[in-house]
Context: one part of a larger RNA
RNA sequence: UGACGGGGGCCCACACAAGCGGUGGAGCAUGUGGUUUAAUUCGACGCAACGCGCAGAACCUUACCAGCUCUUGACAUGGGAAGUAUGGAUCGCAGGGAUGCUUUCCUUCAGUUCGGCUGGUUGGGUGACAGGUGCUGCAUGGCUGUCGUCAGCUCGUGUCGUGAGAUGUUGGGUUAAGUCCCGCAACGAGCGCAACCCCUGCCUUUAGUUGCCAGCAGGUGGCUGGGCACUCUGGAGAAACUGCCUGUGAUAAGCAGGAGGAAGGCGAGGAUGACGUCAAGUCCUCAUGGCCCUUAUGGGCUGGGCUACACACGUGCUACAAUGGCGGUGACAACGGGCAGCGAAGGGGCGACCUGGAGCCAAUCUCCAAAAGCCGUCUCAGUUCGGAUUGUACUCUGCAACUCGAGUGCAUGAAGGUGGAAUCGCUAGUAAUCGCGGAUCAGCAUGCCGCGGUGAAUACGUUCCCGGGCCUUGUACA
Repeated sequence: UGACGGGGGCCCACACAAGCGGUGGAGCAUGUGGUUUAAUUCGACGCAACGCGCAGAACCUUACCAGCUCUUGACAUGGGAAGUAUGGAUCGCAGGGAUGCUUUCCUUCAGUUCGGCUGGUUGGGUGACAGGUGCUGCAUGGCUGUCGUCAGCUCGUGUCGUGAGAUGUUGGGUUAAGUCCCGCAACGAGCGCAACCCCUGCCUUUAGUUGCCAGCAGGUGGCUGGGCACUCUGGAGAAACUGCCUGUGAUAAGCAGGAGGAAGGCGAGGAUGACGUCAAGUCCUCAUGGCCCUUAUGGGCUGGGCUACACACGUGCUACAAUGGCGGUGACAACGGGCAGCGAAGGGGCGACCUGGAGCCAAUCUCCAAAAGCCGUCUCAGUUCGGAUUGUACUCUGCAACUCGAGUGCAUGAAGGUGGAAUCGCUAGUAAUCGCGGAUCAGCAUGCCGCGGUGAAUACGUUCCCGGGCCUUGUACA
C1' cells in the first nucleotide's frame, strides 16, 4: 500500500422487512448429470453451466457409429505433356447409394498472326501442395460474461517522506453520482457520472390516395363526388430550467411544501459498461503460434445415432377447479410478416383441411379470428374439474414421417384435492392475468424476441441475511 476480520462508524440496493404471485409435491415439455449404447458428437459447471452455443437433429444439418468407397483429392495456386470451347437433358445395366459402364438429343464463347496460338475448360499421370469441427482458450487475436450502470480509477506539476509511498481523492454538508458547495499544501487535468443519441407523454405548424356525414349531395360498404377540420402518419418547432413563491440550511450546494403546467425536481423506458478482477468462456463462428494425421485424424455415400432410460437436478407448460368448466352471444387492440409469398369471397368436410382463385411488391390486398368480457347452465363430486396415456380413422409438409414430425375426429380417460425442509421474481401501467405477432423454418415452439388488453397489494423501517461504496481500526497474510 492492499487484502481480510463472527472490529467500529456512515451510506446504498426487491438485500431484508411489508405485500402479491410462484418453484420445491403431480403429469408433460425441455436442458443437464448418471447409466446404457456400435454411437448415444462436442463445448458450457457456484453466483456468472443446466429452454445455454442450438433463431428450430426425420435425410441434409452432423462434427458421432457401422458398412461401402476415393487418394493431387469436395476446394485453391503454380509447372510440363495431350485433347477440346462448353453446358444441359436423356436411355439402359450393376449397386444400398456414392460410383462405374453405356444410348440418344439439344447447344457450342471471345481474341486470332487461323498455329490449340492466348484466355477458358476436360480427362490421365507427376510433384509442389490441398484438407483436418484433430490437441493446446494455461501460447494468442477478436468477441463475450461477471463484479456493476457500482462510483469509482488515474495523471502532470508542486509539497511531505531516506524509501515503499502519501497528499490531491481526506474533512463539514449534499446528491442517483469523486453530483455540487464550503474548507484544506495543494493547483489543475484525463477516463468514468451527467448531458449530447433513440423512443414515449402535451401543444403548434407543414403535408395529405389512411381518417371524417364533422357540414353538403348521391347513397348507405368512406362506396362515390367533395373536403383535410378531427383521428392518424411522416417532417419541423415549442415545452421543464429548482425557472417562480414560502420555509429550511452556513447567506452556499441543496432539501421540504406550494403555484402554474400535458409533464416537476434524473418525467417514464432504452442505448451507452471507467482502471481492472476471475490464467472466467470460446482454437466447434472467424483468425492464428506450436504440436499431430497425410491411401487418413482428409473426401464421398447408405443406414443408424445425437430422440436410449432404474434414477437425480435445473428451467418451464398444464392443472388440481365455482374469481371455475361448458354452451351461447358478440364489442374493443397493438407490434409485425407477405411473390418459390400472403392468400379473400364462394363451395365441400363434424374437423385438421381440401377446392377456388379475386386482390396485393401492400397505411390500398392479405395473414386477421383478438382473448380475457356479458348471458345461461353445472352445485363441490376425482366431478360437465383435470387432461396424461393408449386404440382407431384421417389431414398436412416433404424423395421419404418405422426408429423420429405436427395437427384433427371418435373412443380411452392416469396422476393430481395448493405441495416438507428450502427457495425465486416483482415497487406501477409494475406484479398477476389474457390473447396477438415475428425470427429460425419444407414441416415442427410450452423456448426465445417483441406487441397490446384488463390491471392490483405493500414499503413501519435499516436491527438482522446477501452483495456493494467511503472513512477508520487490528493483523503472525501478500
Description:
This is a predicted structure of a 478-nucleotide part of an RNA (small-subunit ribosomal RNA, 3' major domain) from an uncultured prokaryote. The coordinates come from a structure-prediction model, not an experiment, and the mean pLDDT is 81.